[in-house]
The prediction has a mean pLDDT of 85. Transfer RNA from a Minisyncoccales bacterium, 71 nucleotides, folded computationally. It matches the Rfam family "tRNA". NCBI's taxonomy places the organism under Bacteria, Bacillati, Minisyncoccota, Minisyncoccia, Minisyncoccales.
RNA sequence: GGGCCUGUAGUUCAGUGGAAGAAUACGUCAUUCGCAUUGACGAGACGGCGGUUCAAAUCCGCCCAGGUCCA
Numbered sequence: 001g002g003g004c005c006u007g008u009a010g011u012u013c014a015g016u017g018g019a020a021g022a023a024u025a026c027g028u029c030a031u032u033c034g035c036a037u038u039g040a041c042g043a044g045a046c047g048g049c050g051g052u053u054c055a056a057a058u059c060c061g062c063c064c065a066g067g068u069c070c071a
Stems, first nucleotide, its partner, number of pairs: 001070007010024004018054001026042005047063005
């Protein structure tokens, strides 16, 4: 320098054009003499910039970061 893959919540992962979800972690409340467990509720995310589309996490381009292969 080039090819391919990946990028979503603090963490691990779903989501294959139309309301962004789960587990775990975190906060509040209930339960307990207390702790743990359990239950209810809550906060929390689409790597960045453009393009296509009535509509983009999803499709396309460039860039950024990581991984892998070639030179």